[in-house]
């Protein structure tokens, strides 16, 4: 400077051909169980789905562009 990839919850990930409440695991809090602590078990609450547009009845999902993260090329 050109190409591909990739961004979802505090961390790692899931989400089918675009489709009806966006989830799981660990972490966080609460209970249980114990003289206690830890393991176990059961609950609870945590999202602007990187930003801005755009198609569409409907967008995490498709198009455009930019912003960061990775690789190659030069």
């Nucleotide at each position: 400077g050109c190409g591909c990839c990739u961004a979802u919850a505090g961390c790692u990930c899931a989400a089918u051909c675009g489709g009806u409440u966006a989830g799981a695991g660990c972490a966080a809090c609460c209970g249980a169980c114990u003289c206690a602590u830890a393991a176990u078990c059961g609950g609870u609450g945590g999202g602007u789905u990187c930003c801005a547009g755009g198609u569409u009845c409907a967008a995490g999902u498709c198009c455009u562009g930019g912003u960061g993260g990775g690789c190659g090329c030069a």
Predicted 3D model of a 74-nucleotide RNA (transfer RNA) from Candidatus Avelusimicrobium excrementipullorum. It matches the Rfam family "tRNA". Rfam describes the family as follows. Transfer RNA (tRNA) molecules are approximately 80 nucleotides in length. NCBI's taxonomy places the organism under Bacteria, Pseudomonadati, Elusimicrobia, Elusimicrobiaceae, Candidatus Avelusimicrobium. Model confidence (mean pLDDT): 80 of 100.